[in-house]
RNA sequence: AUGGGAUAAAGCCGACCCCCGCCGCAAGGCGGGGAGCGGAAAGCCGCGGGUCUCGAAAGGGAUAGCCGGGCUGCCGGU
Repeated sequence: AUGGGAUAAAGCCGACCCCCGCCGCAAGGCGGGGAGCGGAAAGCCGCGGGUCUCGAAAGGGAUAGCCGGGCUGCCGGU
C1' cells in the first nucleotide's frame, strides 16, 4: 500500500431476557449483577434516508445492534 476477518492468534464489544439503582412525558438512555443472540469497527459522529416518540401544528427528541456516509482503530495474509 492492498485486500480481507482465515478451522490462526491476542484481546475487545455484548442483542434479547431477568434483577437492583437512576434520568426522561415518551421513544429511549446511564451504572452494577446474571445471561450470551451476535459483531471486523456492535469504536466515535444524527450528515442523508428509514423507523420510533412528544407535539394541534411548526418543530423537538430517540435509534450508530436498520441502511448509507464521514473520522479513527485491532489482528493476520499478500

Predicted 3D model of a 78-nucleotide RNA (c-di-GMP-I riboswitch aptamer) from a Desulfohalobiaceae bacterium. It matches the Rfam family "c-di-GMP-I riboswitch aptamer". Rfam 15.1 lists 5,092 matches to the family in 1,772 species. From the family's description: GEMM was predicted in a large-scale screen for bacterial structured RNA regulatory elements. It was read from a public genome assembly, where an Rfam model found it. The prediction has a mean pLDDT of 82.